[in-house]
Context: one part of a larger RNA
RNA sequence: GGAUGAACGCUGGCGGCGUGCCUUAGGUAUGCAAGUCGAGCGUCCUAACAAAGAGCUUGCUCUUUGUUAGGUAGCGGCAGACGGGUGAGUAACGCGUAGGAACCUGCCCCUUGGUGGGGGAUAGCCUCGAGAAAUCGAGGGUAAUCCCGACAUAAGAUCCAACUCCUUCUCAUGAUUCAAGAAUCAUGAGAAGGAGUUGGAGGAAAGGGCUUUGCGGCCCGCCGAGGGAGGGGCCUGCGUCCUAUCAGCUUGUUGGUGAGGUAACGGCUCACCAAGGCGAUGACGGGUAGGGGGCGUGAGAGCGUGGCCCCCCACAAUGGCACUGAGACACGGGCCAUACACCUACGGGUGGCAGCAACCAGGAAUAUUGCGCAAUGGGCGAAAGCCUGACGCAGCGACGCCGCGUGCGGGAUGAAGGCCUUCGGGUCGUAAACCGCUGUGGUAGGGGAAGAAGCUCCGACGUUAAGUCGGAGUUGACGGUACCCUACUAGAAAGCACCUGCUAACUACGUGCCAGCAGCAGCGGUAACACGUAGGGUGCUAGCGUUAUCC
Numbered sequence: 001g002g003a004u005g006a007a008c009g010c011u012g013g014c015g016g017c018g019u020g021c022c023u024u025a026g027g028u029a030u031g032c033a034a035g036u037c038g039a040g041c042g043u044c045c046u047a048a049c050a051a052a053g054a055g056c057u058u059g060c061u062c063u064u065u066g067u068u069a070g071g072u073a074g075c076g077g078c079a080g081a082c083g084g085g086u087g088a089g090u091a092a093c094g095c096g097u098a099g100g101a102a103c104c105u106g107c108c109c110c111u112u113g114g115u116g117g118g119g120g121a122u123a124g125c126c127u128c129g130a131g132a133a134a135u136c137g138a139g140g141g142u143a144a145u146c147c148c149g150a151c152a153u154a155a156g157a158u159c160c161a162a163c164u165c166c167u168u169c170u171c172a173u174g175a176u177u178c179a180a181g182a183a184u185c186a187u188g189a190g191a192a193g194g195a196g197u198u199g200g201a202g203g204a205a206a207g208g209g210c211u212u213u214g215c216g217g218c219c220c221g222c223c224g225a226g227g228g229a230g231g232g233g234c235c236u237g238c239g240u241c242c243u244a245u246c247a248g249c250u251u252g253u254u255g256g257u258g259a260g261g262u263a264a265c266g267g268c269u270c271a272c273c274a275a276g277g278c279g280a281u282g283a284c285g286g287g288u289a290g291g292g293g294g295c296g297u298g299a300g301a302g303c304g305u306g307g308c309c310c311c312c313c314a315c316a317a318u319g320g321c322a323c324u325g326a327g328a329c330a331c332g333g334g335c336c337a338u339a340c341a342c343c344u345a346c347g348g349g350u351g352g353c354a355g356c357a358a359c360c361a362g363g364a365a366u367a368u369u370g371c372g373c374a375a376u377g378g379g380c381g382a383a384a385g386c387c388u389g390a391c392g393c394a395g396c397g398a399c400g401c402c403g404c405g406u407g408c409g410g411g412a413u414g415a416a417g418g419c420c421u422u423c424g425g426g427u428c429g430u431a432a433a434c435c436g437c438u439g440u441g442g443u444a445g446g447g448g449a450a451g452a453a454g455c456u457c458c459g460a461c462g463u464u465a466a467g468u469c470g471g472a473g474u475u476g477a478c479g480g481u482a483c484c485c486u487a488c489u490a491g492a493a494a495g496c497a498c499c500u501g502c503u504a505a506c507u508a509c510g511u512g513c514c515a516g517c518a519g520c521a522g523c524g525g526u527a528a529c530a531c532g533u534a535g536g537g538u539g540c541u542a543g544c545g546u547u548a549u550c551c
Base pairs, nucleotide, nucleotide: 001551002550003549004548006547007546008545009544010543013404014403015402016401017400018399019397020396021362026360027359028358030357031356032355035078036077037076040075041074044071045070046069047068048067049066050065051064052063053062054061055060056059085315086314087313094240095239096238097237098236099235100234103232104231105230108228109227110226111225112224113223114222115221116151118148119147120146125140126139127138128137129136130135158201159200160199161198162197163196164195165194166193167192168191169190170189171188172187173186174185175184176183177182178181207220208219209218210217211216241287242286243285248278249277250276253275254274255273256272257271258270259269260268290312291311292310293309294305295304296303297302317338318337319336320335321334340351341350342349343348368394370393371392372391376390377388378387379386380385407437408436409435410434417428418427419426420425441489442488443487444486445485446484447483451478454474455473456472457471458470459469460468461467495540496539497538498537499536500521501520502519506535507534508533509532510531516523517522
């Protein structure tokens, strides 16, 4: 000098864009952060209409059935494995990079073939019962895209057997070549792998909506098979902090055979066998730490760092475990243990902000219990749509960067006043006053966005479709904001540090080794340019200094 997620002191006008618990992975009141589908299913409720019946007050009420619309809970499906947070742990195939083979893959895309026929249970509901509650038990009965098959059918994948062919390796025999031995070729045998054919095993499914007089058609699904895309699991080479005042470490340890297990290779696990494996090129131990893209600095080499954003990993009060599922050993799912907290009728229950806000504590220190789904993205849905503290915005903080302003021109008799003075004067100083001007800004009034694509309806074309085009209507949190116009007004708006040398900038007074300053050298003991104040000056400027840290 540069830099910072900064803090502190003094000061502070505006805007844009960023950014904001670095400390206790401490504890949390409250609200919200993951739902959706009635076009999978059976009920139930409400409203309207229609029909039938009943009551009768003869035009109203009730009941039943049907249709339409809307809705609660439940079963079922998909999504809750994404998105969001944090950095505790981890020195590791965790990450980075370059490769590899023994794997999986819901939704999506392409190709292909199907979707036949049966059966069963259960929630909701009803009737009982237990409990303070959370919730639970018994019986009855019901539906499905719920569940079931040694039911049907089908191709391929897969497995087994036989045959044929090809490739590689090993062995034997024969031939050829050369210097013991090796090479090449031919034949035969064995092993491994691949391909084809035949036979056998194995082998699924679910409906819903629209339309049609009907057959049927279309759409969304469902099942089998193959391929793809994207995603993921696994393995390996190389790289990846300090410490030798850590020198030896290891028994599933290292390898093999077999088996189990997994989506898959593997000591992953187990039985048996062998005794191996690692290590001064630093094993093992200890300390520290999430890694990278990047970021800071530097001419570079390098050094330092990993906040915001992106990729990967790990974690979800602490420890362990599995279930479901394409995917989890699952932040807002489950079980167990522990600690903590809450409710309780003392029998028993409930909870997990390292999601967004917010609170307490800690700390030098870090924000609103805001608005909106209008956009982008995501989940579900045929769609309309619903949900979305992701996200878009707004609020707070000079925390940072950038931009703008605090006016511009004229104005000497160099006013008053301050300070200094050799008492002549000098300086603050064109500075002010005063005159003229402008309107960035401010105030008031008026106009007023882009961000909007979609969606609904109608029409045309198109095959009735996908879709394209046209018309109408409608959708904005930010926000009556940005921006524009008009009027008025110099009006609201300058500080901070320093002035001995390094280092730009000097005098006076006070003080008298005191009070104090200080980055280093050093100042202060009676004329201090170094302390304090004032005048003046220098530097930077809505900031300026100080502290801390890195280069």
A computed fold for a 551-nucleotide part of an RNA from a bacterium, annotated as small-subunit ribosomal RNA, 5' domain.
The sequence was found in a public genome assembly.
Its mean pLDDT, the model's own confidence on a scale to 100, is 81.
Its Rfam family is "Bacterial small subunit ribosomal RNA".